[in-house]
RNA sequence: AGAGUUUGAUCCUGGCUCAGGAUGAACGCUGGCGGCGUGCCUAAUACAUGCAAGUCGAACGGGGACUUCUUGAAUUCGUUCGAGGAGUCCUAGUGGCGAACGGGUGAGUAACGCGUUGGUGACCUGCCCCGAAGCGGGGGAUACCAGUUCGAAAGGACUGCUAAUACCCCAUGAAGUCAAAUGGAUUAGAAGCCAUAUGACAAAAGGAGGAAUUCGCUUUGGGAGGGGCCUGCGUCCCAUCAGCUAGUUGGUAGGGUAAAAGCCUACCAAGGCUAUGACGGGUAGGGGACCUGAGAGGGUGGCCCCCCACACUGGAACUGAAACACGGUCCAGACACCUACGGGUGGCAGCAGUAGGGAAUAUUGCUUAAUGGGCGAAAGCCUGAAGCAGCAACGCCGCGUGUGCGGUGAAGGCCUUCGGGUUGUAAAGCACUUUUUGGAGGGAUGAGGAAGGACAGUACCUUCAGAAUAAGCCUCGGCUAACUACGUGCCAGCAGCCGCGGUAAAACGUAGGAGGCGAGCGUUAUCCGGAUUUACUGGGUGUAAAGCGCGUGUAGGCGGCUUGACAAGUUGGAUGUGAAAGCUCCUGGCUUAACUGGGAGAGGUCGUUCAAAACUGUCAGGCUAGAGUAUGAGAGAGGGAGGUGGAAUUCCGGGUGUAGUGGUGAAAUGCGUAGAUAUCCGGAGGAACACCAGUGGCGAAGGCGGCCCCCUGGUUCAAGACUGACGCUGAGGUGCGAAAGCGUGGGGAGCAAACAGGAUUAGAUACCCUGGUAGUCCACGCUCUAAACGAUGUCGACUAGCCGUGGGGUCCAUUUAAGGGUUUCGUGGCGCAGCUAACGCGAUAAGUCGACCGCCUGGGGAGUACGGCCGCAAGGUUAAAACUCAAAGGAAUUGACGGGGGCCCGCACAAGCGGUGGAGCAUGUGGUUUAAUUCGAUGCAACGCGAAGAACCUUACCAGCCCUUGACAUCCCAAGAAUCCUGCAGAGAUGUGGGAGUGCCUUCGGGAGCUUGGAGACAGGUGCUGCAUGGCUGUCGUCAGCUCGUGUCGUGAGAUGUUGGGUUAAGUCCCGUAACGAGCGCAACCCUUGUCCUUAGUUGCCAGCGAGUCAUGUCGGGAACUCUAAGGAGACUGCCGGUGAUAAACCGGAGGAAGGUGGGGAUGACGUCAAGUCAUCAUGGCCCUUAUGGGCUGGGCUACACACGUGCUACAAUGGCCGGUACAGAGGGUCGCAAGCCCGCGAGGGGGAGCCAAUCUCAGAAAACCGGUCGUAGUCCGGAUCGCAGUCUGCAACUCGACUGCGUGAAGUCGGAAUCUCUAGUAAUCGCGAAUCAGAAUGUCGCGGUGAAUACGUUCCCGGGCCUUGUACACACCGCCCGUCACACCAUGGGAGUUGGUUGCACCAGAAGUAGAUAGCUUAACCUUCGGGAGAGCGUUUACCACGGUGUGGUCAAUGACUGGGGUGAAGUCGUAACAAGGUA
Repeated sequence: AGAGUUUGAUCCUGGCUCAGGAUGAACGCUGGCGGCGUGCCUAAUACAUGCAAGUCGAACGGGGACUUCUUGAAUUCGUUCGAGGAGUCCUAGUGGCGAACGGGUGAGUAACGCGUUGGUGACCUGCCCCGAAGCGGGGGAUACCAGUUCGAAAGGACUGCUAAUACCCCAUGAAGUCAAAUGGAUUAGAAGCCAUAUGACAAAAGGAGGAAUUCGCUUUGGGAGGGGCCUGCGUCCCAUCAGCUAGUUGGUAGGGUAAAAGCCUACCAAGGCUAUGACGGGUAGGGGACCUGAGAGGGUGGCCCCCCACACUGGAACUGAAACACGGUCCAGACACCUACGGGUGGCAGCAGUAGGGAAUAUUGCUUAAUGGGCGAAAGCCUGAAGCAGCAACGCCGCGUGUGCGGUGAAGGCCUUCGGGUUGUAAAGCACUUUUUGGAGGGAUGAGGAAGGACAGUACCUUCAGAAUAAGCCUCGGCUAACUACGUGCCAGCAGCCGCGGUAAAACGUAGGAGGCGAGCGUUAUCCGGAUUUACUGGGUGUAAAGCGCGUGUAGGCGGCUUGACAAGUUGGAUGUGAAAGCUCCUGGCUUAACUGGGAGAGGUCGUUCAAAACUGUCAGGCUAGAGUAUGAGAGAGGGAGGUGGAAUUCCGGGUGUAGUGGUGAAAUGCGUAGAUAUCCGGAGGAACACCAGUGGCGAAGGCGGCCCCCUGGUUCAAGACUGACGCUGAGGUGCGAAAGCGUGGGGAGCAAACAGGAUUAGAUACCCUGGUAGUCCACGCUCUAAACGAUGUCGACUAGCCGUGGGGUCCAUUUAAGGGUUUCGUGGCGCAGCUAACGCGAUAAGUCGACCGCCUGGGGAGUACGGCCGCAAGGUUAAAACUCAAAGGAAUUGACGGGGGCCCGCACAAGCGGUGGAGCAUGUGGUUUAAUUCGAUGCAACGCGAAGAACCUUACCAGCCCUUGACAUCCCAAGAAUCCUGCAGAGAUGUGGGAGUGCCUUCGGGAGCUUGGAGACAGGUGCUGCAUGGCUGUCGUCAGCUCGUGUCGUGAGAUGUUGGGUUAAGUCCCGUAACGAGCGCAACCCUUGUCCUUAGUUGCCAGCGAGUCAUGUCGGGAACUCUAAGGAGACUGCCGGUGAUAAACCGGAGGAAGGUGGGGAUGACGUCAAGUCAUCAUGGCCCUUAUGGGCUGGGCUACACACGUGCUACAAUGGCCGGUACAGAGGGUCGCAAGCCCGCGAGGGGGAGCCAAUCUCAGAAAACCGGUCGUAGUCCGGAUCGCAGUCUGCAACUCGACUGCGUGAAGUCGGAAUCUCUAGUAAUCGCGAAUCAGAAUGUCGCGGUGAAUACGUUCCCGGGCCUUGUACACACCGCCCGUCACACCAUGGGAGUUGGUUGCACCAGAAGUAGAUAGCUUAACCUUCGGGAGAGCGUUUACCACGGUGUGGUCAAUGACUGGGGUGAAGUCGUAACAAGGUA
């Protein structure tokens, strides 16, 4: 410090997720030791048991025990009993101090509660310290105790006795308090401070000691420490809480308190708080600090320290220096316990502990030795404070589980290409060590002078033994360090995000190995970080989320030049404070560290004070550049009101006139013979204003358009007179605000939602047409929203230019117009710098800055629900959450696509010829059937395809019969030559016999090949996967494209080049050009064909010469010709003319056998289709192994209701049939082609010359031509089907061959929708040959013969190329995608209501207590005139008030039949709304 994730890729925006640190944690697996810490976060739930606050006999009386002394009595002479004195120990009660500390918890509290700063001139303070003064004289009770008595108990009642440092009275009064008064100081301020004098009031206690003395007591001044109260500032969320408040705000008087104060009461006044957030609701103890972070911040408040609050819940006071009191009191309530049922008792949020709750949190331990606290004169007692120990890996820190050597790289495991690799020096083995653990011995510091140590026989030290006692957890697709095998097969599962898993998973599970950390490791939860993702530091707002529709203006914020003053802000110095702990630095102590001691520093929007005066501010004065006023000119659809004009539509009346009109893609509805449309004249009425008209004008925006008049707002220019900062922005507020809509009343020509009809359509609640009502218009009043857009808030300043246009001023020149320069205000286009993610913006900024306001923070849910406000309604405004997704989005790029555009091509269409689709048959496919009908190919690019040929074989399929190292390969052993002939059984495979044969090489050991038998390694598989593959192939497409290097441009994907202008069959060539070159394609080179030449001349040829034949190159011969087959020539836009940029090229022409690639072929770029093929072959993986392998016989692949493709033959006269005659090319042939000849009607048979082929042969070419016949018919067309008889091949033609002859003679009379080929030697038509093959073509591949028609042209269909445009597509339009409905699940709104919490108001009620009142009762201290009084208590009553109750509201939560929409789901239904002009933008 970043990374992953939106895309085909890119940049940006933006969310989600991860890596880090942390925790009072929990869970899973695992676990050796020690040190230091930490440990109910939940139920402030309920608590058994024990302990946690006592102490003082030196305050007091009494009592008990013991010791001792004196004395009396008794005596068994031991002693016992009684009285008195002294002493020691103990203590129930009275009394004093303490119990208000210490310890716990965080419920409440949003508050002067806390923090910080001050104040107290408004206060208190026991014990402690320093000082001053004093302590005299009296009195009456009472607990304990005794007696009586009530009660189960707890606990009382009455009578009697008694003491005090308990209580009371009197005296004294330095100081104190109070009253009224005077003076003074200091102050912002004096009732309160100080001083003076007068009056009044008010004290005390004793104990110990032999004593000195000491401890106490009273009054008082001061101090220390502690506290009360007040105060500025700071202190969470919600405005869907906007108004709150009657003791409320203030005053006066009184009361009250330690003390100010509405703190309380009465009266008076009507105030007080609030947008700088009152009131209300929710949540929460606050701080020092802790975690995180670079910091600013964010989060937290456990342990430790400070403060606060609370003590079962609520209320209340008493005592006291202090409490409204955790282990006190009273009352009420809930709960629990005891009970004799009458009544009582209790409060662990003290320490342990229990139950419960919970994911979860410890021992009913030891000690007062230390530290501290209470009491005491002290000894001492008490102390679950504290110090320790126990439990827990809960955290931090430290240590260990060995160390060295050890290669045969052991065994085992795993992987493997079978060679090996890895685990791995790891182990074993050898040599060492002993931290730790264990045994034994010693043994602390902690304790100041004696004793006294819980911890503790602990830490630590010494010694002994022995590698001994000690390693796991997570991960290994990317982020993120670490990879293989097997299993599984979208299953099981994983997952933090992206995502893995559908048979080769580095992602699941296991194993091996590896990586990380290590007594821990992972997971979960939470916080900060990364996140500049709330942006103060430090973000944005044209299109990504985001500028209010526009003005005006309140508060607020900000504000021109200049002078002076002040010093609030600001800056500097000094000083106080910011507790300790913590943090940082330095330095000590535990072996180190954690931990801990000491010192320093840091830490504030803090207080006080001194100083400065630039800036901001305040006050005072001045200025004119901002702003405004006045004057003079000007332009304008600016606004309001009134009037007026013509054109057009419609309607009405009249005339002319006749059959249609209107409308559409085409129609129809409609109108019209009752006279339309058309046309002319006249009239009525409403609405809108053609031309001018313009990125022209005006207005803040919405918006404004004939002409005239009236009223009126703003604005511009000129000159520079006046005012003198008067300004800018603007939360709320307020005004305006298109269209539609609403209300009332008018108006209504045209247009036109709704509606009706006609069309279109599968449907058509639409688009189109004919009608048509609200509305559109006017007046008044509402509504208040728009893509209210420049998607760009307002104001100001600054920053290159160029070109238009509207309104002014001015200068020059001119002829008046037009013109040129300059200046200013508008309105446009381009463009530099700069900015921007890019697009773009660019003085009219989206540049550089300033001021102020609004708004944004992932997508959906949702601009929705609820609540509030507004509205007549429709609705508007403000505005969430649950839930859900990992994206949603912007700009640009490359493609693809478009019922976008431009250019161009192709038998693509068109123009033609002939077909297919109808018939019969052949063949292939689907389907069906079957034991099997083997398998594959499936739009073009499967379907006469693999198959260039299924009777057996082939053959892979089915049935049956057999074989198991196998039909085939290699290795080993044994035997045998191999091989040939043959019998029997069997369907055959096979089984079982007989006979012939005895080989080759040799170094004589043996060897090679072959056959048979045997055991195991292995063979074998047309079994699966073409979506694991190689190879081969199809297709787009013989289309003209596809790329690269360097350079340049762009943040980048990419672009450029390759685009453009021409041209071409062509990315062919030329020109231009930030490109220059190059490669694969095109073309050419190759084959063939067309012309000529040369060479050669057999088997081919035969002109001339000769010979011969009925005839034939038959023969001699020839080498001319044809031909054969080698080599050359030829064609290149080379030449001419024109067009064109003078180019490329095109057009025409000449010559030429051939002319612009001459014709044909071979040749197939980068790539696409997971295209085809595991059944040609090869091959990974999987599967079978007496079978999914192998052999054999028979069957099947040939089935047959049907559907499709491809063909053949036809339907006839351009023909059929009969007879005659003529002309090819290219091929094949020895397991072969086979002539002549003979036989057969024929297929064919017999026979066999010749030929390994330019020699022989297949082999008669056919259409054609000549002649004849048929005469439009199911025929002399057509030949299917069937019958009979044959031929040939073959082991064998039944299933299931081809052919022949005779007979039979089906459909079919040119084929619906639709659809195919072909542009010249082509189509069409005619025959011939070959491969395969024993036989079996209508198929396939070739060959020649005859031989056309048409192409205007590129609008349309299909396919393709280039450029451009749009895109929400990228699996790329066979794309994407919307809504209803149906089903399932989830959260949520409404809902008659129901239940609960909380709270306001009104009223009732009123325990305990306090205060007041009161003479019903009672009454020791004082007074008394002795009667009584003062005072007090009880009782009663009044006020306040807790619990409780009634009524009525608010609010929150839960729940609710039914209901609304929303979200998510597998391949559901209906349509096709959007994305392309998305087919109606």